A computed fold for a 74-nucleotide RNA from a Hadesarchaea archaeon, annotated as transfer RNA. Its mean pLDDT, the model's own confidence on a scale to 100, is 82. NCBI's taxonomy places the organism under Archaea, Methanobacteriati, Hadarchaeota (SeqCode), Hadarchaeia (SeqCode). Its Rfam family is "tRNA". About the family: Transfer RNA (tRNA) molecules are approximately 80 nucleotides in length. The RNAcentral record of the sequence draws on ENA.

RNA sequence: GGGCCGGUGGUCCAGCCAGGAUAAGACACGGGCCUCCGGAGCCCGGAACACGGGUUCGAAUCCCGUCCGGCCCG
Numbered sequence: 001g002g003g004c005c006g007g008u009g010g011u012c013c014a015g016c017c018a019g020g021a022u023a024a025g026a027c028a029c030g031g032g033c034c035u036c037c038g039g040a041g042c043c044c045g046g047a048a049c050a051c052g053g054g055u056u057c058g059a060a061u062c063c064c065g066u067c068c069g070g071c072c073c074g
Stems, first nucleotide, its partner, number of pairs: 001073007010027003020057001029045005050066005
């Protein structure tokens, strides 16, 4: 330098191909119930689409570029 895959709450991981109106779940965290206290269990809550452009009524999703990580080729 070229090719492929990936980047989503604090962590992990769906959704992406086939665009749609409150971005799902688990763990963690905060609060409440319970308990002598803690844990477990139950209920509630906050918090995320790598960055910039384009297409579109509408983009996490499609297109282009950039950055970062992994693998392969030279």